[in-house]
Context: one part of a larger RNA
Formats: sequence, C1' cells, structure tokens
RNA sequence: GGAUGAACACUGGUGGCAUGAUUAACACAUGAAAGUCAGAUGGGAAACACAGGAAAUGGUGUUUCCAGUGGCAGACGGGUGAGUAACAUGUUAGAACCUGCCCUUGGGAGGAGAACAACAGCUGGAAACAACUGCUAAUACCCCGUAGCUAAGGAGCAAAGGGAGGAAUCAGCCCGAGGAGGGGCCUGUGUUUGAUUAACUAGUUGGUGAGGCAAUAACUUACCAAGGCGAUGAUCAGUAGCUAGUCCGAGAGGAUGAUAAGCCACACUGGGACUGAGACACAGCCCAGACUCCUACGGGAGGUAGCAGUGGGGAAUUUUCCGCAAUGGGCGAAAGCCUGACGGAGCAAUGCCGUAUGGAGGUAGAAGGCCCAUGGGUCGUAAAAUUCUUUUCCCAGAGAAGAAGCAAUGACGGUAUCUGGGGAAUAAAGCAUAGGCUAACUCUGUGCCAGCAGCCGCGGUAAUACAGAGGAUGCAAUCGUUAUCC
Repeated sequence: GGAUGAACACUGGUGGCAUGAUUAACACAUGAAAGUCAGAUGGGAAACACAGGAAAUGGUGUUUCCAGUGGCAGACGGGUGAGUAACAUGUUAGAACCUGCCCUUGGGAGGAGAACAACAGCUGGAAACAACUGCUAAUACCCCGUAGCUAAGGAGCAAAGGGAGGAAUCAGCCCGAGGAGGGGCCUGUGUUUGAUUAACUAGUUGGUGAGGCAAUAACUUACCAAGGCGAUGAUCAGUAGCUAGUCCGAGAGGAUGAUAAGCCACACUGGGACUGAGACACAGCCCAGACUCCUACGGGAGGUAGCAGUGGGGAAUUUUCCGCAAUGGGCGAAAGCCUGACGGAGCAAUGCCGUAUGGAGGUAGAAGGCCCAUGGGUCGUAAAAUUCUUUUCCCAGAGAAGAAGCAAUGACGGUAUCUGGGGAAUAAAGCAUAGGCUAACUCUGUGCCAGCAGCCGCGGUAAUACAGAGGAUGCAAUCGUUAUCC
C1' cells in the first nucleotide's frame, strides 16, 4: 500500500447492486417449511336440480367436503461443516454393474380367486392408542396358463382391457432391446504439521472352495501358505470438509475456501434395519442414552445444522413481513392444489459504485477571531447584499415493463419513471493529522507534572511532539483505531 462476512469511537443526505451467527454441531416457546390424485377405489356428510308420491321419505344426476384403501412424490429442493488426512476431494484411466419418471423400438395383457382397512358393533385406556366380532371395493393381493429370460435340462419368475369419453381416441399396465440423464465400484497421481511418534499389521497379505452383493473384492466364512506395509516417513498424535475460485504479488509464489457453483459428510448422541428404482432416510420406523414436556403414576410425547423468532455465550450479524404474479419443483388428463425453494419488501453506511450538500456575483478587503515588528498580515470572494437554478426534497397529476398464451392473471406497487407547482430552504460535513518517517505552524496554558507514543522519542519555564485556540494538510458520507492475510 492492498484486502475483509469484520468490530469499536466520532459523524451521518440520498439512490442502485450486493452482503449479513465467523462464537455454543448450545438449548429452544409459537407459527408455518411436502404434498397431491375422486379420470384407481368402497364408504360417510352437505348443497342444488329432475321426475314420481298425499306426506314422511326413497330414487337419479351434478357439485363440494371428509377420513380410509391404493398410486406417485416425501432419497429432490433447503440447512450445517461436527466428523473425515480418506479413493473424501481434484485430475486421469477403466470394467465386473444398477437405473423410477423420460425418449426410441419389438411383442403382450387369456382364465380363475381369497381377503384387509374404511364402516357397523363391542371392549380396554387419563391420554397416546390398542384388541375382538362382522360386512365390502379396486390400477391393493393372489393362483393357473402363455410369451420372454437363465449355456442345456430341471426349476423359478409377467401383466390392470382396468380408467375417461357417445365414439375416434387419450392417459395408463407387463416383458424384451437400445438411448439419455443419474448412481455404485476399481485405478495412476496431487492434497497439512510433528521423528522430543520407528516400527506397524492375524482377516492382517495371498491362494482354493463356498456364501453374499446390482456388481468386483477378505465383503464374509472353511482350509492352506506367511505374507503385507515402512526413513520416497508406515504407524501414532495434532489440525482440517475438498475443489473450481477469492485476496495479495510484476511474476515466482504466499494466504484463504464467507456469499454464488461442483462433490462429500451430518441431521439431539450411539446403533440397526424396513420400504423403495434410489435411503440405512433432517420435519419415516425400531432399540439404547442424555435432556425437555404431559400424566389419573399405569404410561405417553418431542428433536429449528429448513424460514422467521427466543434465551445463552460473544467485540459482533436482520422481520415471529408480503406473494405464489414470475422462474423452478411435486402430484394431477386438466382445472388446479402444495411449495419459508424462489420472487419481493423490511432492518444494518457492512461493502462497492453513483450523486448531492448549490451556481453566478461581490472589497467598505465589512464585523468578528487569531497573529503582530502596531505599519499591518490572515481566515477571505469566504460571508452579506443582488441574481439564477431545483439534482435531491415537499405537494398535485399521469403511470409502467416484468405476462409467456386469444382473453384473464402483478406480491413488488400507485413502486420505477414522466409532467406541473413550491422554495437555497422547515432537507445535507465530518473525521483524523501536523518533531522525523509523512502532506501540513503559530500563540496561550502546563512545567519529567498532567499527558503523548507505530518506531525513533517528546515533557524538568520561551514545548512546531502534552492540552486548548487560530489558521493549515489529508480523505470525505465518511474518517480513524483494533484484529487478520499478502
């Protein structure tokens, strides 16, 4: 000198764009962050219409709502960086693999069944919830047959002609092949400190057989062999998510890994599997533990490292806001529903950039301050007087783009912007420094005191170094200090 997710002191007009828990992966009140489909399905409730009936009521149709069964999605999106020195990550090469939805393509969907929720009844329980009896539907479940698959045989393994429509047809179901995108695995190589850590290792290293997996493999196991790794630093210990990048630097390189992007890991702590194309699953399940809450003491409920918000610790970090209008995601044939993703607004000079705090004019060089050799000098064209303008500001009027897709649809927002009026103001300058380094000097006070200080050093009666004042210098809505990096 540059930089920062900064903090602190003083000061503070405005706009745009960004950024905002770096500390306790500490504990959390409250709201809400993942649903959707009635065009898969049985039932319940309500409204309207129709025709019949004396009426009660029942029937048919349409619409809406409800909890179930069932399907798809809850493995994405969002958060955090605790762990991890590792095939975790970056890069390179590969073979023994899987893949819902999507695309292309070749075939197929024949026959026959039994249930379980909801519901009804009943029982237990404070509750959470649970048991029993009975009924019932399906794109839920299941049997046979067939295609196809496995090197052959044996053996095993498919499907929903069901939904909508008057129909055409549409969207679905099953099997095979290919693709796209996604994922699992293996591999060469790069990636922090310590030798005051020198040895480490028995499923350890390899072989054979078997098991297991989507797949390779000590992944697991039985037997056999005795290997494997290490001063090119194993093992152990410390620290740490990694990388494109970011900051500094002419470069070499050093430091760093906030935001935004890719990968990984984690979801109160530890362990486990289930379902599924995909999880060993943040707002799923089971077990154990700590903590909090409810309880009729028998037993139950919970997990903000999602968005806001609270307490706490801290130098320090925002609203319990608006909207699904846009972009994207899930479900749906669609209308649509959901979406704290996202789009916006709010708060904070936290940063970067823009812009203003007026322009012209004006010497009696005014008054006043300071200095003085008392002549004057300086603040200083600075002010005032005079005149002009209105960026901002205030008032009034008009008023978007962002909307794609005929129409309709805008949270932001009556915002941006434009026009007219008003008035230099009821609206705008400070902070630091001045002995040298380092741009900028005098007076007064103080008297090794009070104090200053980054280094050298100032201060003991003429202090350009302390404190105040006048003028000066630097930067400017900031300016200094502190911390950290180059």

The part of an RNA shown here (small-subunit ribosomal RNA, 5' domain) has 486 nucleotides and comes from Solanum acaule. Its mean pLDDT, the model's own confidence on a scale to 100, is 82. It matches the Rfam family "Bacterial small subunit ribosomal RNA". Rfam links the family to the GO terms structural constituent of ribosome and ribosome.